[in-house]
Molecule: Bacterial RNase P class A
Organism: Solirubrobacterales bacterium
RNA sequence: GUUGCGGGCCGGACGGCUGCGGAGGGAGAGAAACCCCUUCGAGGAAAGUCCGGACACCGCAGGGCAGGACGGUGGAUAACUCCCACUCGGGGAAACCCGCAGGAAAGUGCCACAGAAACACACGGCCGAUGACGUAGAGCCACACGUGAGCUCGCGAACAGGCAAAGGUGAAAGGGUGCGGUAAGAGCGCACCGGCGUCGUGGUGACACGGCGGCCAGGUAAACCCCGUCCGGUGCAAGGCCAAACAGGAUCGUCGACCCGGCCCGGCGAGAUCCAGGUAGGUCGCAGGACAGCCGCAAAGGCUGCCCGCCGGUCAGAUCAACCGGUGAGACAGAUGGUCGUCCCCGACAGGAUCCGGCUUACAGGCCCGCUAAGGAG
Numbered sequence: 001g002u003u004g005c006g007g008g009c010c011g012g013a014c015g016g017c018u019g020c021g022g023a024g025g026g027a028g029a030g031a032a033a034c035c036c037c038u039u040c041g042a043g044g045a046a047a048g049u050c051c052g053g054a055c056a057c058c059g060c061a062g063g064g065c066a067g068g069a070c071g072g073u074g075g076a077u078a079a080c081u082c083c084c085a086c087u088c089g090g091g092g093a094a095a096c097c098c099g100c101a102g103g104a105a106a107g108u109g110c111c112a113c114a115g116a117a118a119c120a121c122a123c124g125g126c127c128g129a130u131g132a133c134g135u136a137g138a139g140c141c142a143c144a145c146g147u148g149a150g151c152u153c154g155c156g157a158a159c160a161g162g163c164a165a166a167g168g169u170g171a172a173a174g175g176g177u178g179c180g181g182u183a184a185g186a187g188c189g190c191a192c193c194g195g196c197g198u199c200g201u202g203g204u205g206a207c208a209c210g211g212c213g214g215c216c217a218g219g220u221a222a223a224c225c226c227c228g229u230c231c232g233g234u235g236c237a238a239g240g241c242c243a244a245a246c247a248g249g250a251u252c253g254u255c256g257a258c259c260c261g262g263c264c265c266g267g268c269g270a271g272a273u274c275c276a277g278g279u280a281g282g283u284c285g286c287a288g289g290a291c292a293g294c295c296g297c298a299a300a301g302g303c304u305g306c307c308c309g310c311c312g313g314u315c316a317g318a319u320c321a322a323c324c325g326g327u328g329a330g331a332c333a334g335a336u337g338g339u340c341g342u343c344c345c346c347g348a349c350a351g352g353a354u355c356c357g358g359c360u361u362a363c364a365g366g367c368c369c370g371c372u373a374a375g376g377a378g
Base pairs, nucleotide, nucleotide: 002373004371005370006369007368008367009366010365012343013342014341015340016339017338018337020041021040022039023038024037025036026035043349047360048359050358051357052356053355054354055235056234057233058232067231068230069229070228071227072086073085074084075083087101088099089098090097091096102226103225107224108223109220110219111218123167125163126162127161130160131159133156134155135154137153138152139151140150141148142147143146175193176192177191178190179189180188194216195215196213197212198211199210200209201208202207239284240283241282242281248275249274250273251272252271254270255269256268288308289307291305292304293303294302295301309327310326311325312324313323314322344347
């Protein structure tokens, strides 16, 4: 230098004009609006809303069923399906990467097409040792003397039967390879390898290594199911507080009008006062807190220091201590946009909506650190 692998980081910069949301100030008698000034204002994923928690309301004696999620082991956490380490399986020459990774020897289901058979199967094939059959080739035997399958062999065919090695089908035919063995075969026997069981050793454990036993069992649980662990519901449009108008209720040394000759009670309406529920609306939830110095009109905001809290790192995470870095907007139809100039490597994916820990997905271009070296060339 090339090659790949892992990790971390950045995500146009500066300035002018103009617009939007929050906060503070000015002007105005004053609240709001308008106007003027100051100041702050999105991300590494703010996204998908897929997990887990905080928080809030509702529900809840206890037990069980149903339902759902998760699934190697150990650790860790508020919690998790995430993370860290390890084990096992797979990929790569390596660095390293990937895995929804419990049980198929509890039971049930399914296994397209092809194929004989997809749980016990035999299509073609091999054999036919054994039994039955045929045959007079050999030796016997019998007699009616040229016949008889009666006996022992030989030969033949393949009826009963034996086999699962090689073939064919298939994603898959049920340990593999080799030698022996056999009528032909077969873990039938043996050697090695694989699996399973068991024993020993090591390990917290998953598991690993070794010995022994021919024990050899199809796949599928992202099918039902079994085993183990966990799980109440709804989500900030949760919810708390204040609270119009209309309607409702109560009260009255009040008023009006009605029934009535008049008066009282009563009913109706009006007015006043009070009440309940809580709609419109408002406000909180809700956006780190306290202090000191300086800038600033300022309790807005900025800079610096320090203390507490939270997050990250040194140190996977966690406890304690120390150090380093960070700590952000707060809307409710929802703000951060537009344009111009200069520069550069010419700018991607994309924008908060209760908050936090993760995961996943999208992403132009660029920077830094560590690691690998098969093959080829010098």